[in-house]
């Protein structure tokens, strides 16, 4: 200096004049005024995930259904994070990734000989038979091509996927057919590890092990009640306390949005077309809070430690304009110049987006700027 | 704010347990037949399966992820 990898901050600053929301304090009959102070983001977004709350039995059994899956932790949980293990990528930094297919069902097209205790289309290698050539006086022998009874899984092709590898020996021709190394598989008593699992020995087996799929049924473990601030709770305002269907009154039905059973409600429910107001308060923001040091851990994170910090709208505030600076450019001018460029001035650009009960994630959008710490290459010292 | 549902030809819709080349009607194209049109007849084409990742030997289908459209909610008696 080039190339990557992994992550971290910010997301224009200040004055000035208007203007919008909350509180608070004077005044004020009510409105309003004054002034004083606070006023979006890292994703407030998708609403995929979990919890808070709040209402139904202070939420209760079974069954069914739904999540989640490698090991420990971390938390309120969690499908989130950290730390490791195992297998796959990568030259490396680093990155994808996960429970059982020897409990059982299903499925595996096409192509191929052969698709799951698997096969014989070319090869090769052998029986028999026929020509042909070639030795040879002949019988015969050998070498070719055709058909033939068969061997064989070494090579060829077919496929995602086709029954360990390399050497030697064997054999008509092959092949774990045998052997030796190498790997695999199962079993053993132990060592190291909280475990996931990992090194090393010993033992048995000629061996891809009964193949692949479980984001197919399934099994096995562990969690899951419904619903959702338009929850829900207090006032007020108004009308016709209606009409149909449809279930019951032995009870049906509701809560309960899967069934049953349990509990409560109950004399009417339930759906549906009608009527009526579309209003105010409260839930509402100070909470499992943010941040920054400090202790404790390797990390996630914890601590009754210290310090600062705190939006609350409701047709919905949180902006507008002007000036100066900063920041950016394959823009223009001019000056400078060690011909790389720099400095001034003028022009343009300046994203993604917009709290709505609150919280942890997590995904997805972004104009750009700076940083931090690995990795490999060059170059010069 | 909070909930559910759909996206497949130019416009309506099918598409089974993942399987070879994704169909149907309607529109449009060519011919026939009519002096012409239309309606009839016979033929044809046509798809980024809403977009990206995965899972599998293979995806319109299963799994995550975004995008676009759509449709329900209040209180009173």
């Nucleotide at each position: 200096g080039g190339a990557g990898u992994g992550g971290u901050u910010c997301a224009g600053a200040u004055c000035a004049u208007c203007g919008c929301g909350g509180u608070g304090u004077a005044c004020u009959u009510g409105g309003a005024u004054a002034c004083a102070u606070c006023g979006a983001g890292g994703a407030a977004a998708g609403u995929c995930c979990g919890g808070g709350c709040u209402g139904c039995a202070u939420a209760g059994a079974a069954c069914a259904g739904g999540a989640u899956g490698c090991u420990g932790g971390a938390u309120a949980a969690c499908g989130u994070c950290c730390a490791g293990u195992g297998g796959g990528g990568g030259a490396a930094a680093c990155c994808c990734u996960a429970g059982g297919a020897a409990a059982g069902u299903g499925c595996c097209a096409c192509a191929g000989a052969g698709a799951u205790a698997a096969g014989a289309c070319c090869g090769c290698c052998u029986u028999u038979g026929c020509a042909u050539g070639u030795a040879u006086c002949a019988u015969u022998a050998c070498a070719u091509c055709c058909a033939u009874c068969g061997g064989u899984c070494a090579g060829g092709g077919u496929g995602a996927a086709a029954g360990g590898g390399u050497g030697c020996g064997g054999u008509a021709a092959g092949a774990g057919c045998g052997c030796a190394c190498c790997g695999c598989u199962u079993c053993g008593a132990g060592c190291g590890g909280c475990a996931a699992c990992g090194a090393a020995c010993g033992a048995a087996g000629g061996c891809a092990u009964c193949g692949g799929u479980a984001a197919a049924c399934c099994c096995c473990a562990u969690c899951c009640g419904c619903a959702g601030c338009a929850a829900g709770g207090u006032c007020a305002a108004a009308u016709a306390g209606g009409g149909a269907g449809u279930c019951g009154u032995u009870a049906a039905g509701c809560g309960u949005g899967g069934u049953u059973c349990g509990c409560g409600c109950g004399u009417g429910g339930c759906u549906u077309c009608g009527g009526g107001u579309a209003g105010a308060c409260u839930g509402c923001u100070c909470g499992a809070g943010a941040u920054g040091c400090c202790c404790a851990g390797c990390a996630a994170u914890g601590g009754u430690g210290c310090a600062u910090c705190c939006a609350g709208a409701u047709g919905a505030a949180u902006g507008a304009u002007g000036a100066u600076c900063a920041c950016u450019g394959u823009u223009g001018u001019u000056u400078g110049u060690u011909c790389g460029c720099a400095a001034a001035c003028a022009c343009a650009g300046a994203a993604c987006a917009g709290a709505a009960c609150c919280c942890g994630g997590c995904u997805u959008a972004u104009c750009g700027a700076a940083c931090c710490a690995c990795u490999c290459c060059c170059c010069a010292c | 704010g909070g909930c559910g549902c759909u996206u497949u030809a130019g416009c309506u819709c099918a598409g089974u347990u993942g399987g070879u080349u994704a169909g149907a009607g309607c529109a449009g194209c060519g011919g026939a037949a009519u002096c012409a049109u239309a309606a009839u007849c016979c033929g044809c084409g046509u798809g980024u399966c809403c977009g990206g990742g995965g899972u599998u030997c293979g995806a319109g289908u299963c799994c995550c992820u975004g995008a676009a459209g759509c449709g329900c909610c209040a209180c009173c008696a």

Two RNAs folded together computationally: RNase P RNA and transfer RNA, 458 nucleotides in total. Its mean pLDDT, the model's own confidence on a scale to 100, is 77. It holds a member of the Rfam family "Bacterial RNase P class A".